[in-house]
RNA sequence: GUUGCGGUAGCCAAGCCUGGCCCAAGGCGCUGGGUUGCUAACUCAGUGGCGCAAGCCUCCGGGGUUCGAAUCCCCGCCGCAACG
Numbered sequence: 001g002u003u004g005c006g007g008u009a010g011c012c013a014a015g016c017c018u019g020g021c022c023c024a025a026g027g028c029g030c031u032g033g034g035u036u037g038c039u040a041a042c043u044c045a046g047u048g049g050c051g052c053a054a055g056c057c058u059c060c061g062g063g064g065u066u067c068g069a070a071u072c073c074c075c076g077c078c079g080c081a082a083c084g
Base pairs, nucleotide, nucleotide: 001083002082003081004080005079006078007077010028011027012026020067029047030046031045032044033043034042048057049056050055060076061075062074063073064072
C1' cells in the first nucleotide's frame, strides 16, 4: 500500500444480511433489599446520559439516502488478520 473483519452504555456482547411494533436484548460488575450469628452462595429490585417531571439525546467521527438509520451509501479515524 491492497483486501477482509471489527468499533454498540463501566466491561463483554446480541441486534446489522431482511431499516419500523413501548423500550439498544442478555451476561459480568456495581448499588439496595431478603436470607445468614457473620461472610460466601442463593434470591428480588435497580443500573447509558441530561432533566423535578413530561420528555429529549446516545451505537467510533462526519456527511448522505429515507416518512423513518445501530442497520443502507460515501469519506475519515482506530484495532486485528492475510497478501505485497
The RNA shown here (transfer RNA) has 84 nucleotides and comes from Halalkaliarchaeum desulfuricum.